[in-house]
RNA sequence: CUUAUCAAGAGUGGUUGAGGGACCGGCCCUAUGAAACCACGGCAACCUGCUUUGCGGCAAGGUGCCAAAUCCGGCGGUAGUGUAUCGCAAGAUGAG
Numbered sequence: 001c002u003u004a005u006c007a008a009g010a011g012u013g014g015u016u017g018a019g020g021g022a023c024c025g026g027c028c029c030u031a032u033g034a035a036a037c038c039a040c041g042g043c044a045a046c047c048u049g050c051u052u053u054g055c056g057g058c059a060a061g062g063u064g065c066c067a068a069a070u071c072c073g074g075c076g077g078u079a080g081u082g083u084a085u086c087g088c089a090a091g092a093u094g095a096g
Base pairs, nucleotide, nucleotide: 001096002095003094004093005092006091011040012039013038014037015036019029020028021027023074024073025072026071041066042065043064046062047061048059049058050057051056070090075087076086077085078084079083
């Protein structure tokens, strides 16, 4: 850079000790312990393996993930009104 997906799903313990949710604004989480690391566990099924004429099915080796829709919005359209919805952007992850 290209492409697919992103309203589902899945946590305990230990070490440690104040931040974290990408960015900005909100709103949240957090000393009933943030983030990080370690151990064990789990979710999912993109790649992979087996199988199938195919659709699919099974497994879980490589990644990924385990508060809240990618937490919501950020730019634009429509309805209409402090909302709903659609698309884009940005971001994340996989594959190339």

The RNA shown here (SAM riboswitch aptamer (S box leader)) has 96 nucleotides and comes from uncultured Lawsonibacter sp. Its mean pLDDT, the model's own confidence on a scale to 100, is 87. NCBI's taxonomy places the organism under Bacteria, Bacillati, Clostridia, Eubacteriales, Lawsonibacter. It matches the Rfam family "SAM riboswitch aptamer (S box leader)". From the family's description: The SAM riboswitch is found upstream of a number of genes which code for proteins involved in methionine or cysteine biosynthesis in Gram-positive bacteria. The RNAcentral record of the sequence draws on MGnify.